[in-house]
Molecule: transfer RNA
Organism: uncultured bacterium
RNA sequence: UGCGGAUUAGCAAAGAGGAAUUGCGAUUGGCUCAUAACCAAUAGGUCGCUGGAUCGAAACCAGCAUCCGCAA
Numbered sequence: 001u002g003c004g005g006a007u008u009a010g011c012a013a014a015g016a017g018g019a020a021u022u023g024c025g026a027u028u029g030g031c032u033c034a035u036a037a038c039c040a041a042u043a044g045g046u047c048g049c050u051g052g053a054u055c056g057a058a059a060c061c062a063g064c065a066u067c068c069g070c071a072a
Stems, first nucleotide, its partner, number of pairs: 001071007010024004018055001026042005048064005
């Protein structure tokens, strides 16, 4: 320098244009003599950033940023 992949909640991931879900974790409550386990509820996301196309974008297009790999 070129090419490819990844970026979604604290962590790990899913997500077919109609707008975000699961597991673990956290908080609160229940259960227990108590803790764990178990049960219930709650909080937590400008979907990496900026633009574009679209009635409508996490998703499509362009550029940029960060990380990983391949080639030189």